[in-house]
RNA sequence: CCGUGCUAGGCGGGGAACUAGCGGUGCCCUGUAACCUGCAAUCCGCUCCAGCAGGGCUGAAUUCCCUCCCGAGGUUCCCGCUCUCGAAAGCCGCCGCUCCUGGUGACGUUGAGGGCCGGGUCCCGCGCAGCGGCGGCUCGUGAACCGUGUCAGAUCCGGAAGGAAGCAGCACUAAGCGAUGAUCGUCGGGUGCCGCGGUUCGGCCUGGUCUGAGCUGCCUUCAGUGGUGGGCGCGGAAGCGAAGGAUCGAAAGAGGGUGCACGG
Repeated sequence: CCGUGCUAGGCGGGGAACUAGCGGUGCCCUGUAACCUGCAAUCCGCUCCAGCAGGGCUGAAUUCCCUCCCGAGGUUCCCGCUCUCGAAAGCCGCCGCUCCUGGUGACGUUGAGGGCCGGGUCCCGCGCAGCGGCGGCUCGUGAACCGUGUCAGAUCCGGAAGGAAGCAGCACUAAGCGAUGAUCGUCGGGUGCCGCGGUUCGGCCUGGUCUGAGCUGCCUUCAGUGGUGGGCGCGGAAGCGAAGGAUCGAAAGAGGGUGCACGG
């Protein structure tokens, strides 16, 4: 150096997350010549040689191990933007109130403002009045017989005198019907230029009286105070973006390292 057989190793790696930690399933990146079955996110398997169990292939090198370089991508810090939530201690804004400063207008000795006395306005109770309903009262009308009175004629009793019942008519009346409200009773109310009492002793309007010069609208200056949550600022969450820092880092590239047995 060549051949045969075998062994260690290998048959993907990485990031974030999870975890005490490691690895896996799941997510993302990279990549392929890059095995198969079973397990597994309120998870599965392990313990620093840190998936487990079973099977298969490859095998000492383009494939195993180490270092360097480059670097896809991820994470994080700083910065900015957008959106959302919170707080009400800061600044600005807006709204209300009070005080102060100034300006201007209306009213005012034909009486401002204030004091005192009274009335009204609101509500409740009672009374009165009025309206309406019902009833009484008054008037009219009102019964073929079965209401009353008077009862012609006719009827009946009687020797007669006379008597009895009684239709029509006339008069009256009951129930009923109608009219009039000068009247009485009772009931009722979105009735009232009414009366009395109560409530309210405040606001407004108004009358009288006393006093006698202010009173009030608008604008403005400064300050205070209350509210609002619009803007800035503050705190939290989410998303996006560019440069930079930190960190991990796939693939590619370069360099180095790593066996055993037999035969030639």
Molecule: Bacterial large signal recognition particle RNA
Organism: soil metagenome